[in-house]
Transfer RNA from a bacterium, 72 nucleotides, folded computationally.
RNA sequence: CGGCCCGUAGCUCAAUGGCAGAGCACUCGGCUUAUAUCCGAACGGUUCCAGGUUCGAGCCCUGGCGGGCCGA
Numbered sequence: 001c002g003g004c005c006c007g008u009a010g011c012u013c014a015a016u017g018g019c020a021g022a023g024c025a026c027u028c029g030g031c032u033u034a035u036a037u038c039c040g041a042a043c044g045g046u047u048c049c050a051g052g053u054u055c056g057a058g059c060c061c062u063g064g065c066g067g068g069c070c071g072a
Base pairs, nucleotide, nucleotide: 001071002070003069004068005067006066007065010024011023012022013021018055027041028040029039030038048064049063050062051061052060
């Protein structure tokens, strides 16, 4: 310098262009003599940034930023 892939909750990941979700963690409650396991609930998001297309964008297009891989 070029090519490809990825970026969504604290973490790991989903989501056909049509209300952004799950598991784990944290918090609270239940269970227990107690702890752990287990069960239930609640909390937690400007979907990396800026534009564009669209009635409508996490999803499509462009540019940028960051990470990974390959080539030179």